A computed fold for a 72-nucleotide RNA from an uncultured Alphaproteobacteria bacterium, annotated as transfer RNA. Rfam family: tRNA. From the family's description: Transfer RNA (tRNA) molecules are approximately 80 nucleotides in length. By type it is a transfer RNA. It was read from a public genome assembly.
């Protein structure tokens, strides 16, 4: 320098055009003599940034930023 992949909740990841979800974690409650475990609920997101396409974009296109891998 070029090519490819990945950026979504505190963490690990789904979602592949139609109002964004799970598990774990956190908080509250139930159960128990207590803790743990188990059960229930709640909280938590400008979907990396900026544009474009579209009636509508996390999703498609472009550029940039970051990380990883490969080629030279």
């Nucleotide at each position: 320098u070029c090519u490819g992949g990945c950026g979504u909740a505190g963490c690990u990841c789904a979602g592949c055009g139609g109002u964004a979800g799970a598990g774990c974690a956190a908080u509250c409650g139930g159960c128990u003599g207590u803790u743990a475990a188990c059960c229930g609920a709640u909280u938590g997101g400008c979907c990396g940034u900026a544009g474009g396409u579209u009636c509508g974009a996390a999703u498609c296109c472009u550029a940039c930023c970051g990380c990883c891998a490969g080629a030279g």